[in-house]
Context: one part of a larger RNA
RNA sequence: CUGGGCGUAAAGCGCGUGCAGGCGGUUUGGUAAGUUGGGCGUGAAAGCUCCCGGCUCAACUGGGAGAGGUCGUCCAAAACUACCAGACUAGAGAGCGAUAGAGGAAAAUGGAAUUCCCGGUGUAGUGGUGAAAUGCGUAGAUAUCGGGAGGAACACCAGUGGCGAAGGCGAUUUUCUGGAUCGUUUCUGACGCUCAGACGCGAAAGCUAGGGUAGCAAACGGGAUUAGAGACCCCGGUAGUCCUAGCCGUAAACGAUGUGAACUUGGCGUUGGUGGGUUAAACUCCAUCGGUGCCGUAGCUAACGCGAUAAGUUCACCGCCUGGGGACUACGACCGCAAGGUUAAAACUC
Numbered sequence: 001c002u003g004g005g006c007g008u009a010a011a012g013c014g015c016g017u018g019c020a021g022g023c024g025g026u027u028u029g030g031u032a033a034g035u036u037g038g039g040c041g042u043g044a045a046a047g048c049u050c051c052c053g054g055c056u057c058a059a060c061u062g063g064g065a066g067a068g069g070u071c072g073u074c075c076a077a078a079a080c081u082a083c084c085a086g087a088c089u090a091g092a093g094a095g096c097g098a099u100a101g102a103g104g105a106a107a108a109u110g111g112a113a114u115u116c117c118c119g120g121u122g123u124a125g126u127g128g129u130g131a132a133a134u135g136c137g138u139a140g141a142u143a144u145c146g147g148g149a150g151g152a153a154c155a156c157c158a159g160u161g162g163c164g165a166a167g168g169c170g171a172u173u174u175u176c177u178g179g180a181u182c183g184u185u186u187c188u189g190a191c192g193c194u195c196a197g198a199c200g201c202g203a204a205a206g207c208u209a210g211g212g213u214a215g216c217a218a219a220c221g222g223g224a225u226u227a228g229a230g231a232c233c234c235c236g237g238u239a240g241u242c243c244u245a246g247c248c249g250u251a252a253a254c255g256a257u258g259u260g261a262a263c264u265u266g267g268c269g270u271u272g273g274u275g276g277g278u279u280a281a282a283c284u285c286c287a288u289c290g291g292u293g294c295c296g297u298a299g300c301u302a303a304c305g306c307g308a309u310a311a312g313u314u315c316a317c318c319g320c321c322u323g324g325g326g327a328c329u330a331c332g333a334c335c336g337c338a339a340g341g342u343u344a345a346a347a348c349u350c
Base pairs, nucleotide, nucleotide: 004321005320006319007304008303012318014201015200016199017198021194022193023192025088026087027086028085029084030083031082033081034080035077036076037075038074039073040072041071042069048066049065050064051063052062053061054060091191092188093187094186095184096183097182098181099180103177104176105175106174107173108172109171110154115149116148117147118146119145120144121143125136126135162169163168206247207246208245209244210243211242215241216240220236221235222234223233258317259316260315261314262313263312266295267294268293269292270291271290272289273288274287275286276285299306300305323350324349325348332343333342334341335340
């Protein structure tokens, strides 16, 4: 390489949009590039396969036949692929009518709590721990009542509930805005699927500039513990956490499971629709479509387990793996303000 694989053994890009490329529904007619059949030409010799011979055998060697091709050309076929022309509606999309939602962005508003400030009451403790101490407090703390300031987060509702491609999203209201589902079968008529490169989004931490800072809290300073304690525990506390603009581009970015499509016994929940039945109206019930869970049949699996949300049975396309360490490294290249990121070896060793 071929092959075999990718939930947990090595292996699914963090996620999307999408050019090239690959693949592509039903049907009619045509063309004949691929395809198929036949003819002709060519495929030197040696070599290869078979047969017959020569060296005493064999290797070796002589003769004959055959095989050997992404080959050329002519004729023919038209099922499949392709191409051209036409048609269709089951894929895809649009329209119309409904529905649910922490989907996104901006602005405004609200209450509880913590902290701080001012004032009242009040007096010796408070706080913290396994026990303490550092700390705070007679310059009046803690506790309690009233008033005020400011920042951050939104208890209950809350749910293997919902929405989003993923990251993620949770007080309320308004404005702007994306997507989805159901019903209808009105329209377009294959417009589709996947996608190297490319482009965009992308938690936390970190970075740049300017703001902000209540609580929490790396670093740091104390108090303890301890043989020591660079920790775990306690008292403080700065970056940071928050906002605006820009970078970074990584995570156990996980369902450790790429995307799309089709097919394959069942049962029980839950969520959003629709239809039927029922009812005074509902609920319960039946059917069906879309999501989200649990248990399980066949089947699969090394086992664990998966099991219509497949890891079952198939198809299309992409990505990735090929013993452990060295090595999510070196060098080079590209990106970045930096931190670093992406790509990615070898010697050596077991």